[in-house]
Context: one part of a larger RNA
C1' cells in the first nucleotide's frame, strides 16, 4: 500500500451523475394521529411518554386456589433500566403502471409481459382452431354464461369525424375469365365446269364438290376470383390550406376562396412526446439547463395503436424539507489478516 471490522475536533451533503456506501431509525404499553380517498385504507402516518428491581400496601379480572395479569400507591440504585445481541428512517410533491405476479439461467427487474375488466371476431357440434399423408388426437367427456384467434388492460368519466384507398363481410344482373367438354368458319389444294386464245388438243383466266391440310384446335359452353353493387373503424389507416374583417393597439365571434373521404371533437400539452429552447411567467434556492404550477405559438398530444384524472401499491424513475453521519472540508489514530524488512 490492499482487505475487513471500529473511531473522530469543528461543520453537516459542501462529495457525487446520483445521499452510492455509511450514519441514523429499530422493542412493548399507553398517547396522538394530516391532506388525499375507490371509504377498505391512507396509518406504526407524522409527532409525544413510559419501561430496571423492591412491597405479607390497595383494587379489578380469571384461577388448576398455588397463583397469573392488569391498573393503582409507597419505596431502592446506577452514567446508563426494550442497560448485551437481535428488532421500519421518516416528510412533502410529480412521471409511469392500477394492484400481488412474471422476465433476458451468466452486464437489463423495468415504464417490458402477465393480468381482472373491457371489446371486436370465428364457432350450432363430426364446431372453429390446431398437429397429422393418413387413421386419429387435441378442443372436450365441453356446446354460445361455451371454446379459439385479435386488441386494449382494475374501477371511475369518457371512447368525436371520415367506409375515398386497403382489408373484411354481404350480394348477385352484367363484364372478364382457368382446366374440362366441344369440334371447324376460313385459307391452301383439285376432279370437275364455264369462258377466251389458237398449233385442235394445249396453253391461259375464271369457278369450284369431297377429301386432306389449317387442328399442338375456330366456335360454343365453362365456378370462385377481379371488375360491379352495397355495409363496416375497440377493421388497416385519415383526420387541410389562403385571405379579409371590430371605433387605440392587439386579436378575430364574423366572411370570402380552393382542394378534401372527412378536415382533430371531449381532455390533455415545452409533455418518457417541444426543434427552436435553458420557451414565458409564477414558486422554492444566496445563486437552479434540473423540479412544481400555469400559459400554448402541440417543429411533430389526442380518444380501446385508447383519452383524461386519480386512492392503494413499486428492491422503478425525477424533484425536495428536517434528522443523520468521515460522502465531503482533510484527514488523524488504534485494531485484525496479508504484502513489506530482518532472522
Nucleotide at each position: 500500500c490492499u482487505a475487513u471490522g471500529g473511531c473522530u475536533a469543528a461543520g453537516g451533503a459542501a462529495c457525487u451523475a446520483g445521499g452510492c456506501a455509511a450514519a441514523a431509525u429499530g422493542g412493548a404499553u399507553c398517547c396522538g394521529u394530516a391532506a388525499c380517498u375507490u371509504c377498505g385504507g391512507g396509518a406504526g402516518a407524522a409527532g409525544g411518554a413510559u419501561c430496571a428491581c423492591c412491597u405479607c400496601c390497595u383494587u379489578a379480572u380469571c384461577u388448576u386456589c398455588g397463583g397469573a395479569u392488569a391498573a393503582g400507591a409507597g419505596g431502592u440504585c446506577g452514567c446508563a433500566g426494550u442497560g448485551a445481541a437481535g428488532a421500519a428512517g421518516c416528510c412533502c410533491a410529480g412521471g409511469c403502471g392500477a394492484c400481488u405476479g412474471u422476465u433476458u439461467a451468466u452486464c437489463a427487474a423495468a415504464a417490458a409481459c402477465a393480468c381482472a375488466g373491457c371489446u371486436c371476431u370465428a364457432u350450432g357440434c363430426u364446431a372453429a382452431a390446431u398437429c397429422g399423408u393418413a387413421a386419429g388426437a387435441u378442443g372436450a367427456u365441453g356446446u354460445a354464461u361455451a371454446u379459439g384467434g385479435g386488441g386494449u388492460g382494475a374501477a371511475a368519466c369518457c371512447u368525436g369525424c371520415c367506409c375515398a384507398g386497403u382489408g373484411c363481410c354481404u350480394g348477385a344482373a352484367g363484364g372478364u375469365u382457368a382446366a374440362g367438354u366441344u369440334g371447324a368458319a376460313u385459307u391452301g389444294u383439285u376432279a370437275g365446269g364455264a369462258a377466251a386464245g389458237u398449233u385442235u388438243a394445249c396453253u391461259u383466266u375464271c369457278u369450284g364438290a369431297a377429301g386432306c391440310a389449317u387442328a399442338a384446335g375456330a366456335u360454343a359452353u365453362g365456378a370462385a376470383g377481379c371488375c360491379c353493387a352495397g355495409g363496416u373503424g375497440a377493421a388497416c389507416g385519415g383526420c387541410a390550406g389562403c385571405c379579409g374583417u371590430a371605433a387605440c393597439u392587439a386579436u378575430a365571434a364574423c366572411g370570402g376562396u380552393u382542394c378534401u373521404a372527412a378536415g382533430g371533437u371531449a381532455g390533455c400539452g415545452a409533455a418518457a412526446u417541444u426543434c427552436c429552447u435553458u420557451g414565458u411567467c409564477a414558486g422554492g434556492u444566496a445563486a437552479u439547463u434540473a423540479c412544481u404550477g400555469a400559459c400554448g405559438u402541440g417543429c411533430a398530444c389526442g380518444a380501446a395503436u385508447g383519452g383524461u384524472g386519480a386512492a392503494a401499491c413499486g428492491a422503478u424513475c425525477u424533484c425536495u424539507c428536517a434528522g443523520c453521519u468521515g460522502u465531503c472540508u482533510c484527514a488523524a489514530c488504534a485494531a485484525u489478516a496479508u504484502g513489506c524488512u530482518c532472522g
This is a predicted structure of a 343-nucleotide part of an RNA (large-subunit ribosomal RNA, domain IV) from Bdelloura candida.
The source organism's lineage runs through Eukaryota, Opisthokonta, Lophotrochozoa, Maricola and Bdelloura.